[in-house]
RNA sequence: GGCUUCCUAGCUCAGUUUGGUAGAGCAACGCACUAGUAACGCGGAGGUCAUGGGUUCAAAUCCCGUUGAAGCCA
Repeated sequence: GGCUUCCUAGCUCAGUUUGGUAGAGCAACGCACUAGUAACGCGGAGGUCAUGGGUUCAAAUCCCGUUGAAGCCA
């Protein structure tokens, strides 16, 4: 230098196949429980879906560019 894959909540990851309300577990927070703490139980939050454009009535999802990560080739 070329090719392929990946980037989604604080962390680990679904969701992309078939475009149609952004999710789970853990963590943190609050409540309840307890003599008290932890655990168990309950609850509500927490998101520019890496980034800039394009297509579309509608994009995490399709297309193009860019940054970063991994792998392969040279």